[in-house]
Context: one part of a larger RNA
RNA sequence: CUGGGUGUAAAGGGUGCGUAGGCGGCGCGGCAAGUCAGAUGUGAAAGACCGGGGCUCAACCCCGGGGCUGCAUUUGAAACUGCGGUGCUCGAGUUCAGGAGAGGCAGGCGGAAUUCCUAGUGUAGCGGUGAAAUGCGUAGAUAUUAGGAGGAACACCAGUGGCGAAGGCGGCCUGCUGGACUGGUACUGACGCUGAGGCACGAAAGCGUGGGGAGCAAACAGGAUUAGAUACCCUGGUAGUCCACGCCGUAAACGAUGAGUGCUAGGUGUUGGGCAGCAAUGCUCAGUGCCGAAGUAAACACAAUAAGCACUCCGCCUGGGGAGUACGUACGCAAGUAUGAAACUC
Numbered sequence: 001c002u003g004g005g006u007g008u009a010a011a012g013g014g015u016g017c018g019u020a021g022g023c024g025g026c027g028c029g030g031c032a033a034g035u036c037a038g039a040u041g042u043g044a045a046a047g048a049c050c051g052g053g054g055c056u057c058a059a060c061c062c063c064g065g066g067g068c069u070g071c072a073u074u075u076g077a078a079a080c081u082g083c084g085g086u087g088c089u090c091g092a093g094u095u096c097a098g099g100a101g102a103g104g105c106a107g108g109c110g111g112a113a114u115u116c117c118u119a120g121u122g123u124a125g126c127g128g129u130g131a132a133a134u135g136c137g138u139a140g141a142u143a144u145u146a147g148g149a150g151g152a153a154c155a156c157c158a159g160u161g162g163c164g165a166a167g168g169c170g171g172c173c174u175g176c177u178g179g180a181c182u183g184g185u186a187c188u189g190a191c192g193c194u195g196a197g198g199c200a201c202g203a204a205a206g207c208g209u210g211g212g213g214a215g216c217a218a219a220c221a222g223g224a225u226u227a228g229a230u231a232c233c234c235u236g237g238u239a240g241u242c243c244a245c246g247c248c249g250u251a252a253a254c255g256a257u258g259a260g261u262g263c264u265a266g267g268u269g270u271u272g273g274g275c276a277g278c279a280a281u282g283c284u285c286a287g288u289g290c291c292g293a294a295g296u297a298a299a300c301a302c303a304a305u306a307a308g309c310a311c312u313c314c315g316c317c318u319g320g321g322g323a324g325u326a327c328g329u330a331c332g333c334a335a336g337u338a339u340g341a342a343a344c345u346c
Base pairs, nucleotide, nucleotide: 003318004317005316006315007300008299012314014201015200016199017198021194022193023192025088026087027086028085030083031082033081034080035077036076037075038074039073040072041071042070049065050064051063052062053061054060091191092188093187094186095184096183097182098181103177104176105175106174107173108172109171110154115149116148117147118146119145120144121143125136126135162169163168206247207246208245209244210243211242215241216240220236221235222234223233258313259312260311261310262309263308266291267290268289269288270287271286272285273284274283275282276281295302296301319346320345321344328339329338330337331336
């Protein structure tokens, strides 16, 4: 490179937007670059292939033929691709009216609970465990009542419920703001799909500066357990967890399943709409689950939300270890991240 693959065997990029590129709806003219047909020239000879011949055969040699899949010029064809023109509306989008939603950002407010402080009542224990001990408590703890402070998280509702591209999002109210969906009219007229680079977003932990610090809690200390116990259990406890701004750019970033379009039995839940009906209910659009047919699959299983049948585009894989290492480069404050070998070995 080809071929074959990519849910679990190696392999889908964490996600989106989008550049180049690749691919691209229906109709009618035009052109003729690709494409197809004819003609001419060329495609040296030798070799190779086919037929025949000469050395007694063969090797070898000689003659003839086809071919040399190509290139150039020229004449034509116009279905397909392409280019250009014109038209269309079903793809895509705009417009109007609606209802749904933890979608995002900012500000404000609330109650429960934990902890701490002050005061009252009250007295000898509390706490903790398998059992204990460390710890707290006569300087009055635990319990209980009242008042206050502060931080963080929002019980019930809550749901194989909803929203978001993914990460993710959950008390209430307000402001600003993104998207999807349904129904209808008019409009634009292929404006589309994908997307190497690129740009942006991106849990947790971690980093920088400044705040904050209730609870929890790496590290650390002590008590236990144990042969030991640098653990599991207990008592404490600092970073951190929280906020602002700036970095980091990773993950079992998972549906371990890239995006888009069309097609291929059904059954049953559920969310948001629309239509019909007095209602029960039915039909229908979009989403989200379960079961299952054909088909697929090594099996497990998947099955209109495909892992089925096809097409378009991108990423990636090519035996295990060495190794996501070394070296180089780029980025980063650092931690490190990205790219990413070989020797050797089985």
This is a predicted structure of a 346-nucleotide part of an RNA (small-subunit ribosomal RNA, central domain) from an uncultured bacterium. The coordinates come from a structure-prediction model, not an experiment, and the mean pLDDT is 91.